[in-house]
RNA sequence: GCCGCGGUAGCUCAGUGGAAGAGCAAGCGCCUGAAGAGCGCUGUGUCGUCAGUUCGAUUCUGACUCGCGGCA
Numbered sequence: 001g002c003c004g005c006g007g008u009a010g011c012u013c014a015g016u017g018g019a020a021g022a023g024c025a026a027g028c029g030c031c032u033g034a035a036g037a038g039c040g041c042u043g044u045g046u047c048g049u050c051a052g053u054u055c056g057a058u059u060c061u062g063a064c065u066c067g068c069g070g071c072a
Base pairs, nucleotide, nucleotide: 001071002070003069004068005067006066007065010024011023012022013021018055026042027041028040029039030038048064049063050062051061052060
C1' cells in the first nucleotide's frame, strides 16, 4: 500500500429502513444484628466521525478514523 471483518449500555454481544435490546455488572427496596445469598423494581446509550440517499438511517452509499486478520 491492497483486501476482508468489526466499532451499539460499565463489560460481553444481539438487532435491522419506522427510531435500540439481552446477559452480567451497577443502583434502589424487602429480608438480616450486620453482611452475603435470595426476591422485586430500575436502561444509565450523540448506535466511531463527517457527508449523501430517503418522508424517515443504528440499518443503505461514500470518505475518514480506530481495532483485528490476511496479502505484498
Molecule: transfer RNA
Organism: Deltaproteobacteria bacterium RIFCSPHIGHO2_02_FULL_40_11